[in-house]
RNA sequence: ACCAGAAAAUGCCAAACUUCGGGUAACCGGAGGACGGAAAGUUUCGGGUCCACAUAGGUGGAUGGCUGGGCUGCCUGG
Numbered sequence: 001a002c003c004a005g006a007a008a009a010u011g012c013c014a015a016a017c018u019u020c021g022g023g024u025a026a027c028c029g030g031a032g033g034a035c036g037g038a039a040a041g042u043u044u045c046g047g048g049u050c051c052a053c054a055u056a057g058g059u060g061g062a063u064g065g066c067u068g069g070g071c072u073g074c075c076u077g078g
Base pairs, nucleotide, nucleotide: 002078003077004076005075012037013036017032018031019030020029021028022027035065041071042070043069045068046067047066048063049062050061051060052059053058
């Protein structure tokens, strides 16, 4: 460097739900909480889905824990 894996070890993240706040909304953030995750780290480049506006076409936004890629990383084995 590449491939594989989570048996071990150090750990990490945090679904639903509750509560507070933001947003027209999708949804996001803080606290609690753990369904799960081997990249559930990061990134809208492609696809999907969702929201708002428009209504011929579309435009803007959201989702990275929908999916395919990009970038980065711990441990173990080869």

Predicted 3D model of a 78-nucleotide RNA (c-di-GMP-I riboswitch aptamer) from a Deltaproteobacteria bacterium. The coordinates come from a structure-prediction model, not an experiment, and the mean pLDDT is 86. Rfam family: c-di-GMP-I riboswitch aptamer. A reference for the family is Sudarsan et al. (2008), "Riboswitches in Eubacteria Sense the Second Messenger Cyclic Di-GMP", Science. Gene Ontology term of the family: cyclic-di-GMP binding.